The RNA shown here (small-subunit ribosomal RNA) has 1497 nucleotides and comes from an uncultured organism. The coordinates come from a structure-prediction model, not an experiment, and the mean pLDDT is 86.

[in-house]
RNA sequence: AGGGUUUGAUUCUGGCUCAGAUUGAACGCUGGCGGCGUGCCUAACACAUGCAAGUCGAGCGAGAACGGUCCCUUCGGGGACUCAGUAGAGCGGCGCACGGGUGAGUAACGCGUGGGUAAUCUGCCCUUCGGACUGGGAUAACAGCGGGAAACUGCUGCUAAUACCGGGUACGCUUCAUAUUUGACUUUAUGAGGGAAAGGCGGCCUCUGCUUGCAAGCUGCCGCCGAGGGAUGAGCCCGCGUCUCAUUAGCUUGUUGGUGGGGUAACGGCCCACCAAGGCUUCGAUGAGUAGCCGGCCUGAGAGGGUGGCCGGCCACACUGGAACUGAAACACGGUCCAGACUCCUACGGGAGGCAGCAGUGGGGAAUAUUGCGCAAUGGGGGAAACCCUGACGCAGCGACGCCGUGUGAGGGAAGAAGGCUUUCGGGUCGUAAACCUCUGUCAGGAGGGAAGAAACCCUUGAGGUCGAACAGGCCUCUUGGCUGACGGUACCUCCAGAGGAAGCACCGGCUAACUCCGUGCCAGCAGCCGCGGUAACACGGAGGGUGCAAGCGUUAAUCGGAAUCACUGGGCGUAAAGCGUACGUAGGCGGCGCGGACAGUCAGAUGUGAAAGCCCUCGGCUCAACCGAGGAAUUGCAUUUGAAACUGCCGUGCUUGAGUAUCGGAGAGGGCAGCGGAAUUCCGGGUGUAGGAGUGAAAUCCGUAGAUAUCAGGAAGAACACCUGUGGCGAAGGCGAGCUUCUGGCCAGAAACUGACGCUGAGGCGCGAAAGCGUGGGGAGCGAACAGGAUUAGAUACCCUGGUAGUCCACGCUGUAAACGAUGUGCACUAGGUGUUGGCUGUGAUAACGGUCAGUGCCGAAGCGAACGCGAUAAGUGCACCGCCUGGGGAGUAUGCUCGCAAGGGUGAAACUCAAAGGAAUUGACGGGGGCCCGCACAAGCGGUGGAGCAUGUGGUUUAAUUCGAUGAUACGCGAGGAACCUUACCAGGGUUUGACAUAUGGCGGACUGCGGCAGAGAUGUCGCUUCCCUUCGGGGCCGCCAUACAGGUGCUGCAUGGCUGUCGUCAGCUCGUGCUGUGAGGUGUUGGGUUAAGUCCCGCAACGAGCGCAACCCCUGCUGUCUGUUACCAGCACGUAAUGGUGGGGACUCAGGCGGUACUGCCGGUGACAAACCGGAGGAAGGUGGGGACGACGUCAAGUCCUCAUGCCCUUUAUAUCUCGGGCUACACACGUGCUACAAUGGUUGAUACAGAGGGGAGCAAAGCUGCGAAGUGGAGCAAAUCCUUGAAAAUCAAUCCCAGUUCGGAUUGCAGGCUGCAACUCGCCUGUAUGAAGUUGGAAUCGCUAGUAAUCGCAGGUCAGCAUACUGCGGUGAAUACGUUCCCGGGCCUUGUACACACCGCCCGUCACACCAAUCGAGUUGGAUGCACCAGAAGUCAUCUGCGGAUGCCAAAGGUGUGUCCGGUAAGAGGGGUGAAGUCGUAACAAGGUAGCC
Repeated sequence: AGGGUUUGAUUCUGGCUCAGAUUGAACGCUGGCGGCGUGCCUAACACAUGCAAGUCGAGCGAGAACGGUCCCUUCGGGGACUCAGUAGAGCGGCGCACGGGUGAGUAACGCGUGGGUAAUCUGCCCUUCGGACUGGGAUAACAGCGGGAAACUGCUGCUAAUACCGGGUACGCUUCAUAUUUGACUUUAUGAGGGAAAGGCGGCCUCUGCUUGCAAGCUGCCGCCGAGGGAUGAGCCCGCGUCUCAUUAGCUUGUUGGUGGGGUAACGGCCCACCAAGGCUUCGAUGAGUAGCCGGCCUGAGAGGGUGGCCGGCCACACUGGAACUGAAACACGGUCCAGACUCCUACGGGAGGCAGCAGUGGGGAAUAUUGCGCAAUGGGGGAAACCCUGACGCAGCGACGCCGUGUGAGGGAAGAAGGCUUUCGGGUCGUAAACCUCUGUCAGGAGGGAAGAAACCCUUGAGGUCGAACAGGCCUCUUGGCUGACGGUACCUCCAGAGGAAGCACCGGCUAACUCCGUGCCAGCAGCCGCGGUAACACGGAGGGUGCAAGCGUUAAUCGGAAUCACUGGGCGUAAAGCGUACGUAGGCGGCGCGGACAGUCAGAUGUGAAAGCCCUCGGCUCAACCGAGGAAUUGCAUUUGAAACUGCCGUGCUUGAGUAUCGGAGAGGGCAGCGGAAUUCCGGGUGUAGGAGUGAAAUCCGUAGAUAUCAGGAAGAACACCUGUGGCGAAGGCGAGCUUCUGGCCAGAAACUGACGCUGAGGCGCGAAAGCGUGGGGAGCGAACAGGAUUAGAUACCCUGGUAGUCCACGCUGUAAACGAUGUGCACUAGGUGUUGGCUGUGAUAACGGUCAGUGCCGAAGCGAACGCGAUAAGUGCACCGCCUGGGGAGUAUGCUCGCAAGGGUGAAACUCAAAGGAAUUGACGGGGGCCCGCACAAGCGGUGGAGCAUGUGGUUUAAUUCGAUGAUACGCGAGGAACCUUACCAGGGUUUGACAUAUGGCGGACUGCGGCAGAGAUGUCGCUUCCCUUCGGGGCCGCCAUACAGGUGCUGCAUGGCUGUCGUCAGCUCGUGCUGUGAGGUGUUGGGUUAAGUCCCGCAACGAGCGCAACCCCUGCUGUCUGUUACCAGCACGUAAUGGUGGGGACUCAGGCGGUACUGCCGGUGACAAACCGGAGGAAGGUGGGGACGACGUCAAGUCCUCAUGCCCUUUAUAUCUCGGGCUACACACGUGCUACAAUGGUUGAUACAGAGGGGAGCAAAGCUGCGAAGUGGAGCAAAUCCUUGAAAAUCAAUCCCAGUUCGGAUUGCAGGCUGCAACUCGCCUGUAUGAAGUUGGAAUCGCUAGUAAUCGCAGGUCAGCAUACUGCGGUGAAUACGUUCCCGGGCCUUGUACACACCGCCCGUCACACCAAUCGAGUUGGAUGCACCAGAAGUCAUCUGCGGAUGCCAAAGGUGUGUCCGGUAAGAGGGGUGAAGUCGUAACAAGGUAGCC
């Protein structure tokens, strides 16, 4: 200090979430020791039991018993002494108001802080002065007699005091009066009145009396009374500070004040009587909710935020409510009285009780301890003291609850052991880790020793001092010795033994440090956020390994932080959430220039205070630390005081520039009222006139022969004002448009006269406020919600059409909202320019034009700002002032409350719940029933097909034991398969084999293998018989078989784990990079633009300049030609020969073959064009603008195809999913589709005759001639490894004949019979021939395919595969067209641009109803609980008052209780309506592309 998460990516906004620290914690797993802290946060719920406040005999009276000893005895008992002036009780004093607990109540002078008290009190303590004289009567205890179950209590009688009461005296006390003085009960003086007391203990005999000694006496100590002062504590008052809600806006009658009283320690409506009518409040009264406050504590850089447990200060409370008494102090935790609830006792009459003291119990709860020890220390109460009391306190116990310390060992040790995990099988890792060796001894264990905390009080030794008559005695100071320890035999020390007893928890996808294997297979599960899991999961579970902490570690909860995410420090509002629709204006906030004054704010100094503890610093004590002690600093605050005077405020006095007034001009759809005008529309009456009109994409409804539409003139009515008209004008906004009259608001400019800060903003408030809507009354031509009809459509409650009511218009009143927008509050000031335009003034000039200036209104743009878009003197720049508003999305502008409204509805305005986003701007793509440009047999123009028939073939489906598998829109379907009878073959049934049909290796054993024959068998195979090898260094090896072990094998799975190969977009013209430039960035630029091209082809321009992969070219075939070479090809000339033939000699001319070359390049000419690129035309040329064809396929897309070509990871199988074999199947057949063949005929069929190819193939081959057969074919075998021989008769065509439009002399399916060929074998299931048979079919619905020239169409030929099998495929040549105006439309594609809510990218996204499930909230007939107001009834205890001889009675006030009626908040509820959420429901298609009717308010 930041990180993760919205997107394909970016940036911003914005929420959610994480890392940190902390806790009185709890839970899970685990747990060695010690120290110091800490421990009911919930039920202020109820409490058994014990303890927590007593003490004093030196204030007072009285005073036992048990036991013991002795005596007496009638043996029952009695008495004395002792116990003992003891116990216990009583009177009295002091204490019990402290200490301890709790946080219910309290939003308050309760608390904090600073002041005031001249408005007060203060027991015990300190100090000063004075005093303590003299009397009296009671009463408890006790005794006697009673009542009662008890608690308790009555009567009678006795008695004491430091108990109580008189009398006296008394001050500087107090009351009154007078005088004096004072602001004043401020002071002084005088007079009158009032008020005190208590004794106790010790010692002594100097004085006095009795006289042992004691006392009236003296003395010491303690105590008592009055008064003054102090200290301490307390009461009261005041300034300031102290939570949330305005969906709480008004509250108040003792209320506010006065006068006079009462009351109190004391001021005061504190209380009372009377008088007045006040007091509080938007600077938040009243009400509601919540809460003890603070020092501090946690967090934070700080400012802040949260919190108030432990410790300390204050307050409040003590079962709930009320009340007083006593007292210095209480309205009293362990006191009293009354009422209430609860619990207990009871003899039913009546009583007792209060753990929020310490322990402890029940209960509640996630959760919080021992019914311990001790007064040794510290502190408190009483006492003269000893001493007693003290659950305050000191200790111990329990709990890892927290903090701190410490241990669980240290060094060496590689064969890197075993074992685990993993592995690419080599290894790696746990890991110096262990074992093993050498050591150490903390803690725990055992034994021994052993502190400090203790010094006082008190007793005692000695000395000094003081009182005193005193060598009594007391007191004070110093001094000697002694007594006292709960913890605890604890801390600490020493010794003994021995590595021995002592490590876990969480995490390892990113954030975040740490990775592999196995299991699982959207299951089980994980998860703080993003998100993991659907067969290779670093995310689930386990394991190994690792990381982090460590006697703990995690989780949960909670707070602060990060969050500048409420922003004082320190945010925003054009489009992300956010400017009120607009003006006027109240309070408030803010405010021009100068002088003077005072000093409130402000600033500086000083003083007081800011408790202690805590935090911080320094030093010190426990071995360290935690912890503790000492000192310092700090405590940012408040108060008082002394100063300063710039700024702000205040007071006074001026000024003119802000603001305004008057004056002279100006523009304008500014507003109101009244009347008026023309065009158009509709309607009405009339004329002319006839069959249509109207309407639409097309129609129909509709109007019209009862005369429409059209047309002419006339009349009526209402509404709106063409042209002018302009990013022109006016207005605050809404808004305002014919012209004229009238009334009226504002604005601008020019001169400068006047006022003298009169200003700006503006919470509330109050006006204005489009359209629609509402009320009353008018008006109503056109338009036109609703409604009706017609269309459209799957539907069409819409879009379109025909009608049409409200409304639109007027008057008056209401409503008060809009995407009321510039999505931009108002005012003022400052900050480059350029260019339009409106209205003034002004200069030059003079109707023009140019310049200056003021006020408006537009555009472009600098700086600057901004996330970007953009804004940019009309700011979204730079500042000031004031107001309004925002704080994730949804729920929701909803509910509820209040308020306004006639209603509709408006204003204000939540929460539960739910999501991890929702958003802004810009980028790249993709898409659009957006646009522009362009291309392609894309359409169009043509030719021929498919779709109908039969057959062939493939596929789906079905069937089957099996019909093996794959391919599935384009881009599967005559595809893999370039050829399934067996084989192939992967499928099925049956029969066999198991180191295997096949590879490699090791060990052992054996032998040739093989071949031949017999038998069994469907065969594989089994079995029997015969035969019997090569090399050798003589060891053996090769080869084969058997056994064993490693392993083989798999066309088993996954093409979504892969390589390779392939299809497709697409032979489309694109796809990128380097450097530079640009943008915060994604990215852009280049590659866009102007031309051009088949082309990102080329040219030009340009913040780009270059380059790469593609295009083109280079390669092959073909077209022309030169040259070379001529056999098997060729034959012009020469020669020979034949019936004929390049047949022969020969030739090298030609054709041809195949090597090497040439040719074409927009090169030339003209035109167009930018002088370019290029295009058009022409010449020449075999060929002309890439001549034609092929090979060649950029970055990438489709998780496209292929694990069954091959290769390959993982998984699966191993007497089987491997392998061998026979037979079957892949050839099935109601159907459906694709691709083809043959046809339907005369451009034809049949018959006959007769021409002309190219390219191939041929040795287990092609095969000639000849012969046989109707034919397939057979026979035959010449020739040929081929320019030689064979295949090989090409066919269509041409010539001639016939058929005559028909299911035919078309068509050939189907089937019978007879044959041929291949092959081990044609049954399932081959091809061919002959003969016979002669089906469908007469040109094919919707729809759809190919082709732009040697192409389509048509004709045949060859080849590969192959034993055989071709309508398929791949090639070859023959004959040989038609058409293209053109780019509107369909399909596909390229470039630019635009919109986007799409990015899995339109086969996208997405909305609402309905149906189902769940959830929360709202309303709700009611019902129920809590709180509270008002009115009234009633009235305990008690204070006060009155009456009373006593007892008592009455009255005011008043708690609980009750009645009535309101208000507020909750619980619950039949039902109701909406909302949210929920992988695959229904209906439609609203929105996003012009979303197919632009969208929205």